[in-house]
């Protein structure tokens, strides 16, 4: 310098254009003498900026960050 891949709650992963889901973690309540376990409920996320579309995590462009390959 070029090419490829990745970027989604605190964390690890889903979602092939139509209400963003799940595990762990967290909060509240219940249970318990207390804590843990267990039960119920809840908060919390699409890297940034544009474009296409009635509608974008998804398709396109640029940028940023990370990983890999080539020189």
């Nucleotide at each position: 310098u070029g090419c490829u891949c990745u970027g989604u709650g605190g964390u690890g992963u889903a979602u092939c254009g139509g209400u963003a889901a799940c595990g762990c973690a967290c909060u509240u309540g219940g249970c318990u003498u207390u804590g843990a376990c267990c039960c119920a409920a809840g908060a919390g996320a699409a890297g940034c900026a544009g474009g296409u579309u009635c509608a974008a995590u998804u398709c396109c462009u640029g940028c940023c960050a990370g990983a890999g390959c080539a020189u």
The RNA shown here (transfer RNA) has 71 nucleotides and comes from a Bacteroidota bacterium. The sequence is in RNAcentral, with records from ENA. It matches the Rfam family "tRNA". It is annotated as a transfer RNA. Its mean pLDDT, the model's own confidence on a scale to 100, is 82.